The part of an RNA shown here (small-subunit ribosomal RNA, 3' major domain) has 477 nucleotides and comes from a metagenome. Its mean pLDDT, the model's own confidence on a scale to 100, is 82.
[in-house]
Context: one part of a larger RNA
RNA sequence: UGACGGGGGCCCGCACAAGCGGUGGAGCAUGUGGUUUAAUUCGAAGCAACGCGAAGAACCUUACCAAAACUUGACAUCGUACUGAAUAUCUUCUAAUAGAGAUAGGCCCGUAAGGGACAGUAUAGACAGGUGGUGCAUGGUUGUCGUCAGCUCGUGUCGUGAGAUGUUGGGUUAAGUCCCGCAACGAGCGCAACCCUUAUCUUUAGUAGCCAUCAUUCAGUUGGGCACUCUAGAGAGACUGCCGUGGAUAACACGGAGGAAGGUGGGGAUGACGUCAAAUCAUCAUGCCCCUUAUGUUUUGGGCUACACACGUGCUACAAUGGCUGUUACAAAGAGAAGCAACCCCGCGAGGGUGAGCAAAACUCAAAAAAGCAGUCUCAGUUCGGAUUGUAGUCUGCAACUCGACUACAUGAAGCUGGAAUCGCUAGUAAUCUCGGAUCAGCAUGCCGAGGUGAAUACGUUCCCGGGCCUUGUACA
Repeated sequence: UGACGGGGGCCCGCACAAGCGGUGGAGCAUGUGGUUUAAUUCGAAGCAACGCGAAGAACCUUACCAAAACUUGACAUCGUACUGAAUAUCUUCUAAUAGAGAUAGGCCCGUAAGGGACAGUAUAGACAGGUGGUGCAUGGUUGUCGUCAGCUCGUGUCGUGAGAUGUUGGGUUAAGUCCCGCAACGAGCGCAACCCUUAUCUUUAGUAGCCAUCAUUCAGUUGGGCACUCUAGAGAGACUGCCGUGGAUAACACGGAGGAAGGUGGGGAUGACGUCAAAUCAUCAUGCCCCUUAUGUUUUGGGCUACACACGUGCUACAAUGGCUGUUACAAAGAGAAGCAACCCCGCGAGGGUGAGCAAAACUCAAAAAAGCAGUCUCAGUUCGGAUUGUAGUCUGCAACUCGACUACAUGAAGCUGGAAUCGCUAGUAAUCUCGGAUCAGCAUGCCGAGGUGAAUACGUUCCCGGGCCUUGUACA
């Protein structure tokens, strides 16, 4: 100087408390451990691994296993020889790759010998190739403490020196934020602001959007209009600016006015010096080591989906604030051409047929659902719950057996609110209800977004956890 203390002081955080809803019990989904297996590819491991890499394993992916096949190789740059433009289509054979054959097509220069581009075959080696090892050799990227308020430097001063001072102190703040004081005076990286979005208004513009007034219509449908909504450009607006009280006449705190908004208005992006030899050699790059008729490459089939069990994360429930039936409203944000697909017809349905319109403020996906209204069920393992299983189907796709999703009929399991323990959340939040997107042929209870309905509680900081500053002790560095 740090680190540590079941030392002290001050302060903060959904840290506790006050509340609301869960997890832990059930069934299922998913990840992991374990076990099994020819293989169940690999990585991730307290918080900070476990719906994680994976924004989507039937083949492919795929790295694993079995079998079959290749050896200058699936891919790159070079030599020589031969053949043919390239390229496209078809037949045969194989489990498949491979193999064999046919047809179409007929490039540029040219002294007509040949040369060039491209492709194939044969051959020689230089080499290719490796998701093989080492993240404790590395780059890059990321997590975490933590959006915590800290981490440092120059000059000066003090100290023999390590170092100290500044950065401590009195106040204050979300903040090393600001004020005052001070052997310090300044500065940098952080904080804040600048950026995006949302809340109000003005203005410009008015189609594909909108409709107050005038006509018109089943309908903003049409004429007309751009006031309003909205869209998207530009601006205004909030600064403790104003008033009062407290305070040290300061910073600031509390209350008030005006205002759409008030003291950082709400949300996001933004992550200092560093810590954990944290994670990643399987995104990529890369040193060294290793393989080179195989640890490389190709194909078929299988596996990654196994199942006594254990754990994590979720979904659905156990019902009447509910289930079912009928009827009737109100969104936002998105996506669409190898696409989204209306209307109409067929089917109980998943879907099928046809195909208008739309590269979309135009058309489509698209029905928002919870809510409202009416009826029914009357506390029961039930008209709750939907697992499991049987049968018949639909769709995608060469192909749904291993191993897809969905539909109809039948079946109708556990489950009556969950032990110890444990998690999230302070407001348009929790809870609850639907909608969309990425990935994607198909496959979502996951992930990322969107809006609808919409609470309760916070006395307080004694205690648990994490963190910041000062101080003290130390046989630690």